[in-house]
């Protein structure tokens, strides 16, 4: 440099173009003599920009970053 794949809460991982969910973690409360476990609730995310569309995490274009392959 070229080609291919990937980027979603703190972490991991889902999501037919139509309310961004689940698990762990974190916080609060309940339970407990205390802690843990368990139960209930809560905060927290779509890599940047542009386009298509009534509507984009998703489709298109172009950057950034990561990985693989080739030279």
């Nucleotide at each position: 440099u070229g080609c291919c794949g990937g980027g979603u809460g703190g972490u991991g991982u889902a999501a037919u173009g139509g309310u961004a969910g689940c698990a762990c973690g974190c916080c609060a409360c309940g339970c407990u003599c205390u802690g843990g476990a368990c139960g209930u609730g809560g905060a927290a995310a779509u890599u940047g920009g542009g386009g298509u569309u009534c509507g984009a995490a998703u489709c298109c274009c172009u950057g950034c970053c990561c990985g693989g392959c080739a030279g």
The prediction has a mean pLDDT of 81. A computed fold for a 71-nucleotide RNA from a Minisyncoccota bacterium, annotated as transfer RNA. Its Rfam family is "tRNA". Gene Ontology term of the family: triplet codon-amino acid adaptor activity. The sequence was found in a public genome assembly. NCBI's taxonomy places the organism under Bacteria, Bacillati, Minisyncoccota.